Model confidence (mean pLDDT): 86 of 100. Predicted 3D model of a 350-nucleotide part of an RNA (small-subunit ribosomal RNA, central domain) from Psophocarpus tetragonolobus. The full RNA is in RNAcentral, with records from SILVA.
Context: one part of a larger RNA
RNA sequence: UUGGGCGUAAAACGUCUGUAGGUGGCUUUUUAAGUUUGUAAUCAAAUCCCAGGGUUCAACCCUGGACAGGCGGUGGAAACUACCAAGCUGGAGUACGAUAGGGGCAGAGGGAAUUUCCGGUGGAGCGGUGAAAUGCGUAGAGAUCGGAAAGAACACCAACGGCGAAAGCACUAUGCAAAGCCAACACUGACACUGAGAGACGAAAGCUAGGGGAGCGAAUAAGAUUAGAUACCCCAGUAGUCUUAGCCAUAAACGAUGGAUACUAGGCGUUGUACGUAUCGACCCAUGCAAUGUUGUAGCUAACGCGUUAAGUAUCCCGCCUGGGGAGUACAUUUGCAAGAAUGAAACUC
Numbered sequence: 001u002u003g004g005g006c007g008u009a010a011a012a013c014g015u016c017u018g019u020a021g022g023u024g025g026c027u028u029u030u031u032a033a034g035u036u037u038g039u040a041a042u043c044a045a046a047u048c049c050c051a052g053g054g055u056u057c058a059a060c061c062c063u064g065g066a067c068a069g070g071c072g073g074u075g076g077a078a079a080c081u082a083c084c085a086a087g088c089u090g091g092a093g094u095a096c097g098a099u100a101g102g103g104g105c106a107g108a109g110g111g112a113a114u115u116u117c118c119g120g121u122g123g124a125g126c127g128g129u130g131a132a133a134u135g136c137g138u139a140g141a142g143a144u145c146g147g148a149a150a151g152a153a154c155a156c157c158a159a160c161g162g163c164g165a166a167a168g169c170a171c172u173a174u175g176c177a178a179a180g181c182c183a184a185c186a187c188u189g190a191c192a193c194u195g196a197g198a199g200a201c202g203a204a205a206g207c208u209a210g211g212g213g214a215g216c217g218a219a220u221a222a223g224a225u226u227a228g229a230u231a232c233c234c235c236a237g238u239a240g241u242c243u244u245a246g247c248c249a250u251a252a253a254c255g256a257u258g259g260a261u262a263c264u265a266g267g268c269g270u271u272g273u274a275c276g277u278a279u280c281g282a283c284c285c286a287u288g289c290a291a292u293g294u295u296g297u298a299g300c301u302a303a304c305g306c307g308u309u310a311a312g313u314a315u316c317c318c319g320c321c322u323g324g325g326g327a328g329u330a331c332a333u334u335u336g337c338a339a340g341a342a343u344g345a346a347a348c349u350c
Stems, first nucleotide, its partner, number of pairs: 003322004007304002014201004021194003025088004031082001033081002035077005042070002049065006091191001092188003097182001099180001104176003108172002110154001114150008125136002162169002206247006215241002220236001223233001258317006266295009276285001299306002323350003332343004
């Protein structure tokens, strides 16, 4: 390489958009590139295979024949792929109608709590722990009442619930633009799927510059514990956490499960929506589509388990794997302000 694989054994890019490429619905026509069939030529001899003969047999030698396959030429066929032309509506999309939503961005507003400051009352402790101590407090703490300021996060509702490509998204109302589902069938007429490179987004931490800084809190320092304690516990506390602009590009970025399409038992829920039934109306009940759960048949699986949201049955496209360690290291290149990231070996060893 072929083959076999990728939930947990090695292996699905973190996610999406999309170029080249690969693959691609139904009907009719054209061409004959692929495909298929015939024909002649060619592929030296020897060798291999078959038949006959010779060496007393055999190895060996001689004569004749053939299969399979390749390359180009030529004559047909037209089902399939492809090409040409014309059409179709089921895939896909657009428009109209209605609807649910913590989807995104922006600027406003709100209350509870916390901390600090000011003032009143009051007068000895408070705080913390397994127990303590460091710490705070007669220069009046803690407690309580009133006032002010600041920053961050939004209790209940709340769900096995919703939205988003993923990361993620939750106080309230407004503005802006976006995506989805359903219904009706009006329009376009295969416009589709995937996607090497490429581009965009991408938690937290970290970086640069300017703001902000209540609480929490790496580092640091003190107190304990301990044989020691560079920890767990405790008193403090810087960066950070917040915001604006720009980098970084990684996570157990997980459903450890790539995307698309079709098919293959049911039962029980939840969310959105449509229709029927019912009703004064709303529930209830039945059905369809989309989403999200749970249990389970067939089937699959090494087992665990998966099971119409497949890990079942099939097709198409992409990514990745090939014993453990060395090692996601070295070298080199690209990228970054840096930290690093991406690509990524070998010797040796078991």
Rfam family: Bacterial small subunit ribosomal RNA. Its family is annotated with ribosome and structural constituent of ribosome in the Gene Ontology.